[in-house]
Molecule: SAM riboswitch aptamer (S box leader)
Organism: uncultured Nocardioides sp.
Order: sequence, then structure tokens, then C1' cells
RNA sequence: CUCAUCCAGAGGGACUGAGGGAACGGCCCAUCGAAGUCCCGGCAACCGCCGCACCAGGUCACUCGACCACAUGCGGAAAGGUGCCAAUUCCGUCCGGAGCGAAGGUCGCCCGGGUAGAUGAG
Repeated sequence: CUCAUCCAGAGGGACUGAGGGAACGGCCCAUCGAAGUCCCGGCAACCGCCGCACCAGGUCACUCGACCACAUGCGGAAAGGUGCCAAUUCCGUCCGGAGCGAAGGUCGCCCGGGUAGAUGAG
């Protein structure tokens, strides 16, 4: 940089001791123990693995045919590589939209998209 996903799911212990939820605002979590490190456990199924279907293409034979198989779809397992285990990525931030409420051209609720971020694969 590109692509996919982000309203589901899953926590105990030891050490330690004041912060944490990316930024900002809000709102939360936290001495009934934050963040961090370690141990054990769990969730999920991105990669990888297995089966089936289909198949670009290819090999053998060249009369019929036999076989391998990228990609794709569906299903499965959870030994491997990651990830994750408060709150939708906690909500909002930028743009657009119909309606409702307050208020007097602003705010809140709701919907869609975008930005940013996170994770995986390349």
C1' cells in the first nucleotide's frame, strides 16, 4: 500500500500497585485491584488442514477414456501460525437523509456513507 472483517462469542490465578478504555469530547471501568509480566483456561475460525461439489488449466492414452488440479462454493475439526476474552471499534468527531421532540435555524433521537483505528492475509 491492497483486500476482507469489526451489533456474535469467550476469564481465573500469581507477582505487582494506579491507572485504563488509540487521539479529542462524552460516558464508563478501576484499591471489592487499572495497566503490565507470567501460568492455566476459554472464544472464534483470518491463514493453514480435511471432505464434497464445480472448475481455469494440465498429464497419460489418443477410439471410448483415466487422472491431477489453481480459483470458487458448502461443510467439518481445532493438533499448527496469528488474534481475541467490560460496554457495537463503548458512543460521538466529517458528509448526506426522512421523521419526531425541544428550541428558534441550533441540538438530541434514528438511518446511510466516509475518515480514523483494530485484526488477519498478501